Transfer RNA from a bacterium, 72 nucleotides, folded computationally. Model confidence (mean pLDDT): 80 of 100.
[in-house]
RNA sequence: GCCCUCGUCGUUCAACGGAUAGGACGCCGGCUUGCGGAGCUGGAAAUAGGGGUUCGAUUCCCUUCGAGGGCA
Numbered sequence: 001g002c003c004c005u006c007g008u009c010g011u012u013c014a015a016c017g018g019a020u021a022g023g024a025c026g027c028c029g030g031c032u033u034g035c036g037g038a039g040c041u042g043g044a045a046a047u048a049g050g051g052g053u054u055c056g057a058u059u060c061c062c063u064u065c066g067a068g069g070g071c072a
Stems, first nucleotide, its partner, number of pairs: 001071007010025004018055001027043005048064005
């Protein structure tokens, strides 16, 4: 330099182009307990940036940034 894959809550993993973007663990509150843990229950928390296509984009296209891999 060229090519390929990937980027979503704190972590990890989902989501036919149409849902209020969902689950697990973690975190916070409540119940329970003598205290804690466990259990039950509620809550906060995310689509890498910018454009484009579309009635509608996490999803498709372009570009930038970042991560991994291959070739030279």

It matches the Rfam family "tRNA". Rfam classes the family as a transfer RNA. Rfam links the family to the GO term triplet codon-amino acid adaptor activity.